[in-house]
Context: one part of a larger RNA
């Protein structure tokens, strides 16, 4: 000086609780982990901080695993090895193989280097994350971490960084042998919500004309379609605006707080980046770098098949349900991010449907992907393992792709399993959130239940506390350093 307490004390945090709301946890079914099987089921991660995690959706490629095959050694020493009396390579037939001039007969080319051991190399997805660099997890949605001069102390060191009040906050105010200063908090950047203001194309259509089109024919009604426009809506560059400014109350004449106008917005508006001094010998040598140690005709490189997909079991994260707030048909409306030339593909036309066949346009605010869905209207079912729910399975069809047996996705007929809301426990979430419903994108030849986004609907509760789990600062005990 730290660490520690089932010692105090003061604050805090939906990875704490209380209220509330919705899951997991029981079922099928997906994906991952163990565990077991296997030639191999490659390896790493094992509390929070491993288990939809390595962007890891694996048919070959990927790959690091496993069976078979096959290839490669700069340079240098030695060889009483071989080599224009033809060395390395190359091929055709037959054999041999899953396959191949690997090899094995045989025969044809070829024109100068080869071969064997020694060492030494290239290469390593071979070890060491406890030899490391770089990058990240988590402590930490924390508020801490130091430093200069004074002063105390014999010294480690203290002080300052205490106390009251207050704050998301070592934020600010008052006090005070302490007065100043740094990183870090905040300032800052960026998005978002109001308004001005600039711009008008590919974007928009209010006001004016024209055009086509439909019918119930009239001062109709729909197309931005064309002139024009530039109001509105967007796009995207600029500028204002929020600051406890104003007002009441309280407070200690402070700092803040509570209420209140006004205002699109109000006390950090709100959501993101950014984020100390160290710690976790956390994680990554399998992204990359990189010391060492190994292998070095194999632990290197290639191929061909096959594993990573196995299946009595256990868990961890989801997805579909178990039904009427709903299922099913029929009508009918309304998004926003995004992506797009080996690509997006309109319109047509052909199939019940996945698709097919044929193509305009678009390096896109143009063209296109694009019919969003829950909703809304009508209509069936009528509590039943059903018009629920869809797993298994059969058969038939399509697409990608050299190639879907292991092992892909889609259509379509039939099949119609478990499941009646799920112990003990446990998880997310405090507002445009949870919950729901859909829709872009990544990965991608094909495949998304996962990831990263987007918009559509839209709640309950709480405005509290520190009891439980933890975290901050002060005190205090210690047989711990």
């Nucleotide at each position: 000086u730290g660490g520690c307490g089932g010692g105090g004390g003061a604050g805090c945090a939906c990875u704490a609780c209380a209220a509330c709301c919705g899951g997991a946890g029981g079922a099928g079914c997906c994906u991952g982990c163990g565990g077991u099987u296997u030639a191999a089921u490659u390896g790493g991660a094992c509390u929070c901080a491993a288990c939809g995690c390595c962007g890891g959706a694996c048919a070959u490629c990927u790959c690091a695993c496993c069976a078979g095959c096959a290839c490669c050694g700069a340079c240098a020493g030695u060889g009483u090895g071989c080599a224009g009396u033809g060395a390395a390579g190359a091929u055709c037939a037959g054999g041999u193989u899953g396959a191949u001039g690997a090899c094995c007969u045989u025969a044809c080319u070829g024109g100068a280097g080869c071969c064997a051991c020694u060492g030494a190399g290239a290469g390593g997805a071979g070890g060491u994350g406890c030899a490391u660099g770089g990058c990240c997890g988590c402590c930490g949605u924390c508020a801490g971490c130091u430093c200069g001069u004074a002063c105390c102390g014999u010294g480690a060191g203290g002080c300052g960084u205490c106390c009251u009040g207050u704050u998301a906050a070592g934020u600010c105010a008052g006090g005070c042998a302490a007065c100043g200063a740094g990183c870090g908090a905040g300032a800052c950047c960026c998005g978002c919500a109001u308004c001005c203001c600039u711009a008008a194309u590919u974007g928009c259509c209010a006001g004016c004309a024209g055009c086509a089109a439909c019918c119930u024919u009239g001062u109709g009604u729909u197309g931005g379609c064309u002139g024009g426009g530039u109001a509105c809506a967007c796009u995207a560059g600029g500028a204002a605006g929020a600051c406890c400014g104003c007002c009441a109350c309280g407070g200690c004449c402070a700092a803040a707080g509570c209420g209140g106008a006004g205002g699109a917005a109000g006390g950090a508006a709100c959501g993101g980046g950014c984020a100390a001094c160290g710690g976790u010998a956390g994680g990554u040598c399998a992204g990359u770098a990189u010391g060492c140690c190994c292998c070095g005709a194999a632990u290197g490189u290639g191929c061909u098949g096959g594993g990573c997909a196995a299946c009595a079991c256990g868990c961890g994260g989801g997805c579909u349900a178990c039904a009427a707030u709903g299922g099913c048909c029929g009508g009918g409306a309304c998004a926003g991010u995004g992506g797009g030339a080996c690509g997006c593909g309109a319109c047509c036309c052909c199939g019940a449907g996945a698709g097919g066949g044929a193509g305009a346009g678009c390096u896109a605010a143009u063209c296109u992907c694009c019919u969003a869905a829950a909703c809304c209207c009508g209509g069936u079912c009528g509590u039943a393992g059903u018009u629920c729910g869809g797993a298994u399975u059969g058969c038939g069809g399509g697409c990608u792709g050299a190639a879907a047996c292991c092992c892909g996705c889609c259509c379509g007929c039939a099949u119609g399993a478990a499941g009646c809301u799920g112990g003990a426990u446990u998880c997310g979430g405090u507002a445009g959130u949870a919950g729901u419903c859909g829709c872009g994108u990544g990965u991608c030849a094909u495949u998304a239940g996962c990831g990263c986004g987007c918009g559509g609907c839209g709640a309950a509760u709480a405005c509290g506390u520190c009891c439980c789990u933890g975290c901050u600062c002060c005190u205090u005990g210690c047989a711990c350093a």
Model confidence (mean pLDDT): 81 of 100. Predicted 3D model of a 481-nucleotide part of an RNA (small-subunit ribosomal RNA, 3' major domain) from Halorientalis persicus. Its Rfam family is "Archaeal small subunit ribosomal RNA". Gene Ontology terms of the family: ribosome and structural constituent of ribosome.